RNAcentral holds the sequence, with entries from Rfam.
The RNA shown here (transfer RNA) has 72 nucleotides and comes from Daejeonella lutea.
Its Rfam family is "tRNA". It is annotated as a transfer RNA.
The organism belongs to Daejeonella, within Bacteria.

[in-house]
RNA sequence: GCACCCUUAGUUCAACGGAUAGAAUUUUGGUUUCCGGUACCAAAGAUAGGGGUUCGAAUCCCUUAGGGUGCA
Numbered sequence: 001g002c003a004c005c006c007u008u009a010g011u012u013c014a015a016c017g018g019a020u021a022g023a024a025u026u027u028u029g030g031u032u033u034c035c036g037g038u039a040c041c042a043a044a045g046a047u048a049g050g051g052g053u054u055c056g057a058a059u060c061c062c063u064u065a066g067g068g069u070g071c072a
Stems, first nucleotide, its partner, number of pairs: 001071007010025004018055001026044006048064005
């Protein structure tokens, strides 16, 4: 330099182009307990940045950034 792949809650992962982006874990609060742990209930928390296509984009296209693999 060229080609391909990845980027979604603090973390690990889901999500035919279609209703409020889910789950586990984490954190906070509550119930339970003499206290703590466990268990149960509730809440908080995310689509890497920009642009485009579409009635509708996490998903398709372009571009930028970061990471990975292969070739030279």